[in-house]
Context: one part of a larger RNA
């Protein structure tokens, strides 16, 4: 000198863009953050409409009917494994990079081929009867499905046996083929044209999993380490290879090119500095990993060993009728605590994206916005021109005088950014759905119309009056730009280093003047 997720002191007019718990992965009150589908199902708790009946005050109340729009709870499907947070752990194929998988999986999506026949038993809900303070729960009866099961049919699937061709990188791969065996399916809506789904199989895409080469901090005041340990055979397990696991057998394997142990740490793209080589860092944004009160375990599922799922154990907090129960903000806000220190218990789904749905749509603290903070970067302003009696006042001196503050002020003219008041006022939104038209393959494409804005009456534009609404901080011995007077007298004090102060201190304190930067200026901390 540059830089910062900064803090502190003094000061402070505005805007744009960004950033904002670095500490206690400390504990959390409250609200919200993952639902959706009635075009899968039985149904009808609430609301609305309709119908029937009763009472009558003649337009109101009550009862009944799932008939209709819809729909609480329930069964079922898909989603909840994404998105969002944090950096505890991890020195590791975790990450980065480059390969390989002839050892693998992949819901939804695209594409291709074929298929969807027949039957059955239950169980939620509803109803009945209980238990419990509650959380919740027990028994009985009955019922549905795109829930579950059985039979049939089937191959380019799987398995066993056989045989052919081509290819290959060790086990092998691909294609065609013979025999036998095994496993399928679901309907709904309809304007009857069809549409959305279902099952099996192939291919693709996407996402994942595994293996390997190289790279990946400090300590030798850590020198030996290892028994599933190293390898083999067999079996189990997995989507799959493998000591992944088990039995048996062998005795190996790593290490001074640093094993093992200890400490520290998420990794990368990137960021800071530097001419570079290097050095330092890992906030925001993106990719990967790990974690979800602590530890462990599996279930469901295409995918989890699952942040707002389950079970067990533990610590903590809460409720209790003392028998027993409930909870997990490292989601968004917010609270306490810790700390030098870090924001609102805001608005909207209008846009982008996600989940479900045929769709309308619903949900979305993702996201888009707004609020707070000079935390940073950038921009703008606090006026401009003229004006010498070089005014008054201040300060200094060699003191009837001069110098300086200083064109500075007063005064004259001009302008109005910004602030204030009033008025106008966006883009971001064209799609989907709806209505109309055209084309043909009649449900697709094109086109037209109308609808939709949280931000926000915001940005922006115009008008009005008036210099009106707006400057400070540090420093002035040398390094280092900027000097005099007074006070003090090794005192009080200053100080980054050298050092200054003991009676004329440009170094302390005040004043005048000056220098540097400027809505900031200094100090502290850290890195180069």
């Nucleotide at each position: 000198g540059g830089a910062u997720g900064a803090a502190c002191g003094c000061u402070a007019g505005c805007g744009g863009c960004a950033g904002g718990c670095c500490u206690a992965a400390c504990a959390c009150a409250u609200g919200c953050a993952a639902g959706u589908c009635g075009a899968g199902g039985g149904g009808u708790a609430a609301c609305a409409g309709g119908g029937a009946g009763u009472g009558c005050u003649u337009g109101c109340a009550c009862u009944c009917c799932g008939c209709u729009g819809a729909c609480g709870a329930c069964c079922g499907g898909c989603g909840c494994a994404c998105g969002g947070g944090u950096g505890c752990g991890c020195a590791c194929c975790g990450c980065g990079u480059a390969u390989g998988g002839a050892a693998c999986c992949u819901a939804c999506c695209u594409u291709u081929u074929g298929c969807a026949g027949g039957g059955g038993a239950a169980u939620a809900g509803c109803c009945c009867a209980g238990g419990g303070a509650a959380a919740c729960u027990u028994g009985g009866a009955u019922u549905a499905a795109u829930g579950c099961c059985c039979c049939g049919u089937a191959g380019u699937a799987u398995c066993a046996c056989g045989a052919c061709a081509c290819c290959a990188c060790c086990u092998g791969g691909u294609g065609a083929u013979g025999u036998g065996a095994u496993u399928a399916a679901a309907g709904g809506c309809u304007u009857c044209g069809g549409c959305c789904g279902g099952c099996a199989a192939g291919a693709g895409a996407u996402g994942g999993c595994c293996a390997u080469g190289c790279g990946u901090c400090c300590c030798a005041u850590u020198a030996g380490u290892u028994u599933g340990a190293u390898g083999g055979u067999a079996a189990g397990g997995u989507a799959a290879c493998g000591g992944c696991u088990u039995a048996c057998c062998a005795u190996g394997a790593c290490u001074a090119c640093g094993a093992u142990g200890g400490g520290u740490a998420g990794g990368g793209g990137c960021c800071c500095u530097g001419a570079g080589a290097g050095g330092g860092g890992g906030a925001u944004c993106c990719c990967c990993c790990a974690c979800a009160c602590u530890g462990g375990u599996a279930c469901u599922g295409a995918g989890a060993c699952a942040c707002g799922g389950a079970c067990c154990a533990g610590a903590c907090u809460c409720c209790u009728a003392c028998g027993g129960g409930a909870g997990g903000c490292a989601g968004c806000a917010g609270u306490g605590a810790g700390g030098a220190a870090u924001a609102u218990u805001g608005g909207a789904c209008a846009a982008u994206g996600g989940a479900g749905g045929a769709g309308a749509c619903u949900c979305u603290g993702a996201u888009c916005c707004a609020g707070c903070c000079a935390u940073g970067c950038c921009g703008c302003g606090u006026g401009c021109a003229g004006g010498a009696a070089g005014a008054c006042g201040g300060c200094c001196c060699u003191a009837u005088g001069g110098g300086u503050u200083g064109u500075a002020a007063a005064c004259u003219g001009c302008u109005u950014u910004u602030a204030u008041a009033c008025g106008g006022g966006a883009a971001g939104a064209a799609a989907a759905a709806c209505a109309g038209c055209u084309a043909c393959g009649u449900g697709u494409a094109g086109u037209u119309g109308a609808c939709u804005g949280a931000c926000g009456g915001u940005a922006c534009c115009g008008u009005a009056a008036g210099a009106a609404u707006a400057a400070g901080g540090a420093c002035c011995g040398g390094c280092u730009a900027a000097c005099u007077c007074c006070g003090u007298g090794c005192c009080a004090g200053c100080a980054g280093c050298c050092g200054c102060g003991g009676u004329a201190a440009u170094a302390c304190g005040g004043a005048g003047g000056g220098u540097c930067c400027g809505a900031g200026c200094g100090u502290u901390a850290u890195c180069c």
Molecule: small-subunit ribosomal RNA, 5' domain
Organism: Maribacter aquimaris